Source information
The prediction has a mean pLDDT of 84. Small-subunit ribosomal RNA, 3' major domain from a metagenome, 476 nucleotides, folded computationally.
Context: one part of a larger RNA
RNA sequence: UGACGGGGGCCCGCACAAGCGGUGGAGCAGGUGGUUUAAUUCGAUACAACGCGAAGAACCUUACCUGGGUUUGAACUGCAGUGGACCGCCUUAGAGAUAAGGCUUCCCUUCGGGGCUGCUGUAGAGGUGCUGCAUGGCUGUCGUCAGCUCGUGUCGUGAGAUGUUGGGUUAAGUCCCGCAACGAGCGCAACCCUUGCCUGUAGUUACCAGCGAGUAAUGUCGGGGACUCUACGGGGACUGCCGGUGAUAAACCGGAGGAAGGUGGGGAUGACGUCAAGUCCUCAUGGCCUUUAUGUCCAGGGCUACACACGUGCUACAAUGGUCGGUACAAUGUGUUGCGAACUCGCGAGAGUGAGCCAAUCACAAAAAACCGAUCUCAGUUCGGAUUGGAGUCUGCAACUCGACUCCAUGAAGUUGGAAUCGCUAGUAAUCGCGUAUCAGCAUGACGCGGUGAAUACGUUCCCGGGCCUUGUACA
Numbered sequence: 001u002g003a004c005g006g007g008g009g010c011c012c013g014c015a016c017a018a019g020c021g022g023u024g025g026a027g028c029a030g031g032u033g034g035u036u037u038a039a040u041u042c043g044a045u046a047c048a049a050c051g052c053g054a055a056g057a058a059c060c061u062u063a064c065c066u067g068g069g070u071u072u073g074a075a076c077u078g079c080a081g082u083g084g085a086c087c088g089c090c091u092u093a094g095a096g097a098u099a100a101g102g103c104u105u106c107c108c109u110u111c112g113g114g115g116c117u118g119c120u121g122u123a124g125a126g127g128u129g130c131u132g133c134a135u136g137g138c139u140g141u142c143g144u145c146a147g148c149u150c151g152u153g154u155c156g157u158g159a160g161a162u163g164u165u166g167g168g169u170u171a172a173g174u175c176c177c178g179c180a181a182c183g184a185g186c187g188c189a190a191c192c193c194u195u196g197c198c199u200g201u202a203g204u205u206a207c208c209a210g211c212g213a214g215u216a217a218u219g220u221c222g223g224g225g226a227c228u229c230u231a232c233g234g235g236g237a238c239u240g241c242c243g244g245u246g247a248u249a250a251a252c253c254g255g256a257g258g259a260a261g262g263u264g265g266g267g268a269u270g271a272c273g274u275c276a277a278g279u280c281c282u283c284a285u286g287g288c289c290u291u292u293a294u295g296u297c298c299a300g301g302g303c304u305a306c307a308c309a310c311g312u313g314c315u316a317c318a319a320u321g322g323u324c325g326g327u328a329c330a331a332u333g334u335g336u337u338g339c340g341a342a343c344u345c346g347c348g349a350g351a352g353u354g355a356g357c358c359a360a361u362c363a364c365a366a367a368a369a370a371c372c373g374a375u376c377u378c379a380g381u382u383c384g385g386a387u388u389g390g391a392g393u394c395u396g397c398a399a400c401u402c403g404a405c406u407c408c409a410u411g412a413a414g415u416u417g418g419a420a421u422c423g424c425u426a427g428u429a430a431u432c433g434c435g436u437a438u439c440a441g442c443a444u445g446a447c448g449c450g451g452u453g454a455a456u457a458c459g460u461u462c463c464c465g466g467g468c469c470u471u472g473u474a475c476a
Base pairs, nucleotide, nucleotide: 001476002475003473004472005471007470008469009468010467011466012465013464015460016459019424020423021422022421023420026315027314028313029312031310032309033308034306035305042053043052064301065300066299067298068297069296070295077123078122079121080120081119082118083117084116088103089102090101091100092099093098106115107114108113126290127289129288130287131286135284136283137279138278139277140275142273147186148185149184150183151182152181153162154161155160166177167176168175192267193266194265195264197235198234199233200232201231202230203229207224208223211222212221213220238261241255242254243253244252245251317417321376322375323374324373325372326371327370333364334363335362338357339356343352344351345350383414388409389408390407391406392405393404394403430452431451432450433449434448435447436446
């Protein structure tokens, strides 16, 4: 100087408390461990691994296993030799890779050759092989915590100290005052995006108040530029104003006006560093290893196994509910190898036909909870839907291992969950549906979107994590 303390002081955080809803019990989904296996490819392992890499394993992917092939190789660049156009089509064998055979067949030229291509040799290729404890890059974490440092000066023999401590204050090393310090940098804040209010300009594909026309009905038509909205500008919030407290400061408390009030809400943004944290399976790369194999091609299998254990979710156990009928209100998005209206067929998943749309125009598209009415009447039930049998639809070369969905039948556990433990402070929790990426097909996951919409916070004694000062130390 740090680190540590079941030392002290001050302060903060869904840290506790106050509340609301979960997990832990059941069934299932997907992840991991373990076990099994020819293989169940590999990585990630307290917080910070375990719906993680994987925004999507039937083949492919695929790295694993078995078997069949191949050795200048699937892909790349030269050199030397040698042959020929290459490509394409067909036949046979084969699980295919591939092998054998047949058909067709060049361009430029300075006539040396060149382009393209097969074979042989050679230099080299290749490796998701090892080392993340050799590395770059990227990422997690403490933590969006308020810290981390430097120059000059001063003090100290020196390591170092001071500044950065102190009194207030703040979300903040934020600001003020004081002070052997005076300044400065990286962080904080602001600048950026979005949302909330007003306004200018613009008015189609959006809008429809007033005017006219038309319909069973609809901005449907003429038209309009008001309103909504769209998208490009501008304004607006700054403790600016008033009162009080304060040290006449910084600031805090209350109030006014205002759409909004003290960082308005949300996002992006992550200091010096820590964990030899993670990644050599994105990529790049040193070293090592391999080179008729640890490379590469193919078929089939596996990654989907199943006495079990754990974490993450979905669905429930019902009446604030289930079922049936009717009626209403969104936003974000996506669409030409696509979205697919309307019509017809089918109980349905879907099928047939196909308008329109490269989209503020057309389509996906039905929002669902909600509301109104009917029924069920507390039961393992008209709750719950696992499991299983049968029949189908769709995608795709192909759904046996191993897809999703539909219909009929079947109708398991489960009556609110021990110890323990998690999330959340407002348009939040809870609850309800919708969209997108990946994607032929496949979501209870992820990322977004809107609808309905709470309770509680006395407070900081305690648990956990963190910041500042101080103290002790047999630690570095």
The RNAcentral record of the full RNA draws on SILVA.